[in-house]
RNA sequence: GGGCGGUUAGCUCAGCUGGUAGAGCGCUCGCUUGACGUGCGAAAGGUCAGAGGUUCGAGUCCUCUACCGCCCA
Numbered sequence: 001g002g003g004c005g006g007u008u009a010g011c012u013c014a015g016c017u018g019g020u021a022g023a024g025c026g027c028u029c030g031c032u033u034g035a036c037g038u039g040c041g042a043a044a045g046g047u048c049a050g051a052g053g054u055u056c057g058a059g060u061c062c063u064c065u066a067c068c069g070c071c072c073a
Stems, first nucleotide, its partner, number of pairs: 001072007010025004019056001028042004049065005
């Protein structure tokens, strides 16, 4: 230098064919306990890596950029 994959909640990751952003764990609160833990219930938490484009509408499609990984040279 070229090619491919990845970037979504604090962490690990889903998200189909473009149409309300989700799960598990964790955090917080409540119930349960003498207390802790377990169990149950509830709630909070997101510029979807960044910018631009297409579209009535983009996490999803296109272009560029950044970072991480793999391969080729």